The prediction has a mean pLDDT of 79. This is a predicted structure of a 156-nucleotide RNA (Lysine riboswitch aptamer) from uncultured Ruminococcus sp. The organism belongs to Ruminococcus, within Bacteria. The sequence is in RNAcentral, with records from MGnify.

[in-house]
RNA sequence: AAUAGAGGCGCGGGCUUCAUCAGUAGCCGGAGAGCGACACGGGGAUGUCGCCGGCGAAAGGGGAUCCCGCCGAAGCGGAUGCGUCCCCCGAGCGCUCCUGCUGGGAUAACGCAAAAGAUGCGUUAUACUGUCGUUACACGGUAACGGAGUGCUAUU
Repeated sequence: AAUAGAGGCGCGGGCUUCAUCAGUAGCCGGAGAGCGACACGGGGAUGUCGCCGGCGAAAGGGGAUCCCGCCGAAGCGGAUGCGUCCCCCGAGCGCUCCUGCUGGGAUAACGCAAAAGAUGCGUUAUACUGUCGUUACACGGUAACGGAGUGCUAUU
């Protein structure tokens, strides 16, 4: 350097299905007549609804079975370019490239996202777990301490 592997409630994706989203948005009908409010934030322009009755979603996020790709699997942060909603600026979102951090899952607190007591992400803490190093011992293991995946093991 190449190839092949290991960590387990392991990581990510897809079809189907279920609940939620929500009796919400929207549509139809009726009343009302210049009062109030709304559009991610700020301007401009243009529109809309609120009250009563009827009908009534979807996307994102989530659970489950199965399938697929895998073990920096993947996630998050920063920056650049492009696209996105009537126009401009900003924010958000999606994609490409570059770059930094994180071994892994769990629990808890705080924070962010989200309709959400679901869930995800970040930081910190706690023990657990895999791996390597050092030391000791009861030595193919156990214990203590410590490190990080650009690591570890095997073969060539």